[in-house]
RNA sequence: UUCUUAUCAAGAGAGGCGGAGGGAAAGGCCCGAUGAAGCCCGGCAACCGAUUCGGAAUGUUGAUUAGGCAUACCGAAUGUCAUGGUGCUAAUUCCUCAGGAUGCGCUGCAAUGCAUUCUGGCAGAUGAGAA
Numbered sequence: 001u002u003c004u005u006a007u008c009a010a011g012a013g014a015g016g017c018g019g020a021g022g023g024a025a026a027g028g029c030c031c032g033a034u035g036a037a038g039c040c041c042g043g044c045a046a047c048c049g050a051u052u053c054g055g056a057a058u059g060u061u062g063a064u065u066a067g068g069c070a071u072a073c074c075g076a077a078u079g080u081c082a083u084g085g086u087g088c089u090a091a092u093u094c095c096u097c098a099g100g101a102u103g104c105g106c107u108g109c110a111a112u113g114c115a116u117u118c119u120g121g122c123a124g125a126u127g128a129g130a131a
Stems, first nucleotide, its partner, number of pairs: 001131008013041001015040003021031003026096003042089003047085002049081003052076004057071005093123001097120008
């Protein structure tokens, strides 16, 4: 860098250093000297990891039952844990594309507009695995 796959509505300091920028890109809209980025400490979460109970599956052992063992899977108001490897720590991945539903607006239908919501997609982020 590319591919596969899971997740992205929750959560997380009025600490120290630092000094002007930052929110991926573009357009918006925001954050910032009541101090940005970055670094350190703290914190959150639980992807990798460990572990308990239950379920059904496959394999295996066994005497055809029972029972034992192994593997991956599902569930437990987010099961439980957090020494280690990441990650995260303003705003839904801040918003932005397409379609459906509902409501509002419109004299009526259609179209357009706005709001909420559902589904799908693009791009992106992070983990795990692979090349």